[in-house]
Context: one part of a larger RNA
């Protein structure tokens, strides 16, 4: 900026692009069909392989600072407790989130046009021909059916709802000013993201943060007391700390702000 009042919302679908795979096994049937070895069409059923597409409930991986042990130094005067630094010091766990090796789904049915090919009636050519006019059947291959995109499809669609003009000054032209659907800059964020975009909320608020609950993860904190020569052990103590889930709570931060539709 265009789409011809200005906007929201839900859609059609020109049109492109994905997928549209293969394999064993069992039963039909040890049957037809062979002398016999061997061994089916057919039509039915399970189960695999890549491959795609989606998830974190299970099994697991990671989680650079969640918890804990511990090693050597430095420091907090010293014990005791701690902090930092050594690849995150190092080890043993582990939430969320992202994931796979881990779950769930998928490629089935079906329609139409046809190749090759197999036909049907049929002449030219009293006969023959699937072909010259007509008509049929036929593939993992085409096209539709399934998914995804998608009206800037400038041929710019459809449909449903919202809002749509006042005052007041000018002789007109025209100029001030209001109201307005809905929207943006702006700000609080996001399992949404490179930026931009998308979603959410913005005080008439639960949108992030805090706190408080609960879940989860560690794995029994520090003080004190007790037994013990001490090491340690034990009892307060499923404690003590904690990141991202889940939910309640206006305590802090969402603070100001602008655009906007009759004219041909």
């Nucleotide at each position: 900026c265009g789409u011809u009042g200005c906007a929201a919302u839900a859609u059609u679908g020109a049109c492109a692009g994905g997928a549209u795979u293969u394999c064993u096994c069992c039963c039909u049937a040890g049957u037809a069909c062979g002398a016999g070895a061997g061994g089916a069409u057919u039509g039915g059923g399970a189960g695999g392989g890549a491959c795609u597409c989606a998830c974190c409930c299970c099994u697991g991986g990671u989680g650079u600072g969640c918890c804990a042990g511990u090693u050597g130094g430095a420091c907090c005067g010293c014990u005791c407790g701690g902090u930092c630094c050594a690849c995150a010091g190092c080890u043993g766990g582990g939430u969320a989130g992202c994931u796979a090796a881990g779950u769930g789904a998928g490629g089935c049915a079906g329609g139409g046009a046809u190749a090759a090919c197999c036909g049907c009636u049929g002449a030219a050519a009293g006969c023959a021909u699937c072909u010259a006019a007509g008509c049929g059947g036929g593939a993992a291959g085409c096209c539709c059916c399934c998914c995804u995109g998608a009206a800037g499809a400038u041929g710019a669609g459809u449909a449903u709802u919202g809002c749509a003009u006042g005052u007041u000054c000018u002789u007109u032209u025209g100029a001030a000013u209001g109201a307005g659907a809905g929207a943006c800059c702006c700000c609080c964020g996001g399992a949404a993201g490179a930026c931009u975009a998308c979603c959410g909320g913005g005080u008439u608020g639960a949108u992030a943060g805090g706190c408080c609950g609960c879940g989860c993860g560690u794995g029994c904190a520090a003080g004190g007391g007790c037994c013990g020569a001490a090491a340690u052990g034990c009892c307060u103590u499923g404690a003590g700390c904690g990141a991202a889930g889940c939910g309640g709570u206006a305590c802090u931060a969402a603070c100001g702000g602008u655009c906007g539709a009759c004219a041909g």
Notes
The part of an RNA shown here (large-subunit ribosomal RNA, domain VI) has 264 nucleotides and comes from a Phycisphaerales bacterium. Lineage of the source: Bacteria > Pseudomonadati > Planctomycetota > Phycisphaerae > Phycisphaerales. The full RNA is in RNAcentral, with records from ENA.